Predicted 3D model of a 693-nucleotide part of an RNA (large-subunit ribosomal RNA, domain II) from a Clostridiales bacterium. The source organism's lineage runs through Bacteria, Bacillati, Bacillota, Clostridia and Eubacteriales. Its Rfam family is "Bacterial large subunit ribosomal RNA".
Context: one part of a larger RNA
RNA sequence: ACCGGCGAGUUACGAUGUGUUGCGAGGUUAAGUGACUAAGUCACGGAGCCGAAGCGAAAGCGAGUCUUAAAUGGGCGAAUUUUAGUAUCAUGUCGUAGACCCGAAACCGAGUGACCUAACCAUGAGCAGGAUGAAGCAGGGGUAAAACCUUGUGGAGGUCCGAACACACGCCUGUUGAAAUAGUCGGUGAUGACUUGUGGUUAGCGGAGAAAUUCCAAUCGAACUCGGAUAUAGCUGGUUCUCCUCGAAAUAGCUUUAGGGCUAGCGUCAGUAUUUAGUGUACUGGGGGUAGAGCACUGAAUGGGCUAGGGGCCUUCACGGGUUACCGAACCUUAUCAAACUGCGAAUACCAGAUACAUGUGACUGGCAGUCAGACAGUGAGAGAUAAGUUUCAUUGUCAAAAGGGAAACAGCCCAGAUCCACAGCUAAGGUCCUCAAAUUUGUGUUAAGUGGUAAAGGAUGUGUCAUUGCUAAGACAACUAGGAUGUUGGCUUAGAAGCAGCCACUCAUUUAAAGAGUGCGUAAUAGCUCACUAGUCGAGUGAUGAUGCGCCAAAGAUUUCCGGGGCUAAAACACAAUACCGAAGCUUGGGAACAGCAGUAAUGUUGUUGGUAGAGGAGCAAUGCAAUAGCGCAAAGGUAAAGAAGCCGUAUCGAAAGGGGCGGUGGAGCUGUUGCAAGAGAGAAUGCCGGU
Numbered sequence: 001a002c003c004g005g006c007g008a009g010u011u012a013c014g015a016u017g018u019g020u021u022g023c024g025a026g027g028u029u030a031a032g033u034g035a036c037u038a039a040g041u042c043a044c045g046g047a048g049c050c051g052a053a054g055c056g057a058a059a060g061c062g063a064g065u066c067u068u069a070a071a072u073g074g075g076c077g078a079a080u081u082u083u084a085g086u087a088u089c090a091u092g093u094c095g096u097a098g099a100c101c102c103g104a105a106a107c108c109g110a111g112u113g114a115c116c117u118a119a120c121c122a123u124g125a126g127c128a129g130g131a132u133g134a135a136g137c138a139g140g141g142g143u144a145a146a147a148c149c150u151u152g153u154g155g156a157g158g159u160c161c162g163a164a165c166a167c168a169c170g171c172c173u174g175u176u177g178a179a180a181u182a183g184u185c186g187g188u189g190a191u192g193a194c195u196u197g198u199g200g201u202u203a204g205c206g207g208a209g210a211a212a213u214u215c216c217a218a219u220c221g222a223a224c225u226c227g228g229a230u231a232u233a234g235c236u237g238g239u240u241c242u243c244c245u246c247g248a249a250a251u252a253g254c255u256u257u258a259g260g261g262c263u264a265g266c267g268u269c270a271g272u273a274u275u276u277a278g279u280g281u282a283c284u285g286g287g288g289g290u291a292g293a294g295c296a297c298u299g300a301a302u303g304g305g306c307u308a309g310g311g312g313c314c315u316u317c318a319c320g321g322g323u324u325a326c327c328g329a330a331c332c333u334u335a336u337c338a339a340a341c342u343g344c345g346a347a348u349a350c351c352a353g354a355u356a357c358a359u360g361u362g363a364c365u366g367g368c369a370g371u372c373a374g375a376c377a378g379u380g381a382g383a384g385a386u387a388a389g390u391u392u393c394a395u396u397g398u399c400a401a402a403a404g405g406g407a408a409a410c411a412g413c414c415c416a417g418a419u420c421c422a423c424a425g426c427u428a429a430g431g432u433c434c435u436c437a438a439a440u441u442u443g444u445g446u447u448a449a450g451u452g453g454u455a456a457a458g459g460a461u462g463u464g465u466c467a468u469u470g471c472u473a474a475g476a477c478a479a480c481u482a483g484g485a486u487g488u489u490g491g492c493u494u495a496g497a498a499g500c501a502g503c504c505a506c507u508c509a510u511u512u513a514a515a516g517a518g519u520g521c522g523u524a525a526u527a528g529c530u531c532a533c534u535a536g537u538c539g540a541g542u543g544a545u546g547a548u549g550c551g552c553c554a555a556a557g558a559u560u561u562c563c564g565g566g567g568c569u570a571a572a573a574c575a576c577a578a579u580a581c582c583g584a585a586g587c588u589u590g591g592g593a594a595c596a597g598c599a600g601u602a603a604u605g606u607u608g609u610u611g612g613u614a615g616a617g618g619a620g621c622a623a624u625g626c627a628a629u630a631g632c633g634c635a636a637a638g639g640u641a642a643a644g645a646a647g648c649c650g651u652a653u654c655g656a657a658a659g660g661g662g663c664g665g666u667g668g669a670g671c672u673g674u675u676g677c678a679a680g681a682g683a684g685a686a687u688g689c690c691g692g693u
Base pairs, nucleotide, nucleotide: 001693002692003691004690005689006688011097012096013095014094015093016092017091018090019089021087022086023085026050027049028048032044033043034042035041036040054061055060064076065075066074067073100238101237103235107228108227109226110225111224112223118202119201120200121199122198123197124196125195126194127192129161130160131159132157136153137152138151139150140149141148165189166188167187169186170185172183173182204220206216207215208214213222241620242619243618244617245616246615251264252263253262254261255260265371266370267368268367269366270365271364272363278359279358280357281356282355283353284352285351286350292344293342294341298338299337300336303333304332305331309327310326311324312323313322314321315320374399375398376397377396378395379394380393381392382391383390404415405414406413419592420591421590422589424588425587426586430582431581432580433566434565435564439579441578442577443576444575445574446573452568458553459552462550463549464548465547466546467545468544469543470542471541479537480536481535482534483533485510486509487508490504491503492502516531520529521528593610594609595608596607597606598605599604621682624678625677626676627675628674629673630672631671632670647666648665649664650663651662653660654659
């Protein structure tokens, strides 16, 4: 991992609904006793319980009672619709119990452990060899005597080197190991606070600890074993056959509450009653202060005017006066802003109502729920950075609980809601060159960027369209030919300054078709080239500005790339039109099924419906056992050519499904149908349990 088996809403008592049956103002027995066919049944048993009357704490009173001194009152009842209960069984749910199943870490009690390990006690044992050479002592020297020196002797030490022994500092190997801590090579101590044998002591709310939360039998922030015990688990996981009808919620309030609960909301089932109350559209009547707008109010805020007040300057002994390109309230004017501004003010939405049309809901009572993590998208807002696949509200939709078609792929986008069958048809969104079903369709334009098939400010003789405007056959624009002169090198400045370093100037005047006291290059300064301006050649358009369509640049990223790919350029791109076609589980057609309403005695007809998680309700199937009943088979007998239960294997059959049968084979002795009843009643999941491979 697979296969097989086992594996989870049970039982008792009580409560409350529903169904069923009996009796009914009543209903019913419990323990117990008796009888019998010995398994239970039947009979007796009225103790007790519920109901028929309530009120009060109670005594108590009673269709009333309590409150009170007493109620004109008030509370709870009775009565007015004349009053229905009770007992059994089945079933839904709840309560008390382990209460659907499995799962803690823990807590408490009683015991068992110091053969591991920690410390201690008692008694034993062990430490090759080598090195160093303390005290003391002796000889000699030395001294007044000592001290002291020296040579020997001596053999001290948590001394040195290094085996046994003990330890465990490093790398490597091993890491489903040879080993649940080891091995190789090195390392440390090795007469000591050394090592070690045997026996003993200390026990879990404890012991021991050269102290690390370290050790106390591979277990230690409190050992292990058994018990309380099915501890508790608002948490995780799991919870087993089929079909049919309906079908949610992820919100509010409260919560030591926030991933839990309770009540309401939303679902379902049953019942009740009614004059269909409900919903949608049209119509009528309402209130509003949002969007927008506005600036009288509250505030914000621009320029100007005017001006109280303040500052500066002048004058004055002072009072005061004058003045001011300074500041400036209020006022006037100009142009603005506001969620917490409003002298205005929608659309929607909401409330109510008679009527019409459409639809078929709505209310109440009771049983049972689930839901309280929502997600994205559009719109209106808050928070954030007018960031987020962000967060918090409102509103609508989808998903959740929805399959199908489209968007390459893609819960939340677009289209559209799957009862079943069909090798029938029409459409939606979206598409029609190939992939790939359908137009290489029609008409008129645009784009040249593969734009299409990512993005801004900004930039640009890209190109189409529209508009305004200048010049132009008295010849424009561009190009070519020619001229572009003189006073004069203007004056000043300066080494020089001559159109062209710089300064100055009403920058003049002459000749002219025209020509600046000069547009740029250039020179040291001149020179030289050129422009403005003019004529000629040529012969028809040529400049400027604005609006707009489609394009261009701006445009750098990490796997090959943002058309799904091939590929596409009078298109297979874009714009505006047009006609066909394709395209879904939509709609239609043909056939079948179920549910509900209506009609009908029924058969049947007809209309509508049939996606679905949590969940509510309904109808069934299978396995096991029991009872009743009807049968089959073996054996035996009869009969005959033969004759075989369960289980297993195969198979083309029936049923909407769970499932049911037939036949053949195998097998070799028990089994089946029908009607009821009862429960150890259905397996794929629980890191499920056991077994096999």